């Protein structure tokens, strides 16, 4: 790096519906219903799987359809 956990990246409410996922049909591509807007990023651990092989040290966020509402900050009345 990947995979699993955890946390965190204000907070709710309404709605669309890709993919995943579940059920159902099909030889098979695929289709129908369902459910769905934290599937993304960044932190931390893991007794699992790949790879590398000098490590400190500092700083740290950025985004998340489409409409409202709050909440925080700033301006300005």
């Nucleotide at each position: 790096c990947g995979c699993c956990c955890c946390g965190a990246g204000g907070a709710g409410c309404g709605u669309u519906g890709c993919a995943a996922c579940a059920g159902g049909a099909g030889c098979a591509a695929u289709c129908c219903u369902g459910c769905c807007a934290g599937g993304c990023u960044c932190g931390g651990g893991g007794a699992c799987g790949g790879g590398a092989c000098c490590a400190u040290c500092c700083a740290c966020a950025a985004c998340g359809g489409c409409g409202c509402u709050c909440a925080c900050c700033u301006g300005c009345u």

Overview:
The RNA shown here (SAH (S-adenosyl-L-homocysteine) riboswitch aptamer) has 77 nucleotides and comes from a Lysobacteraceae bacterium. It matches the Rfam family "SAH (S-adenosyl-L-homocysteine) riboswitch aptamer". On this family, see Wang et al., Mol Cell 2008: "Riboswitches that sense S-adenosylhomocysteine and activate genes involved in coenzyme recycling". Rfam 15.1 lists 1,354 matches to the family in 1,132 species. Rfam links the family to the GO terms regulation of gene expression and S-adenosylhomocysteine metabolic process. NCBI's taxonomy places the organism under Bacteria, Pseudomonadati, Pseudomonadota, Lysobacterales, Lysobacteraceae.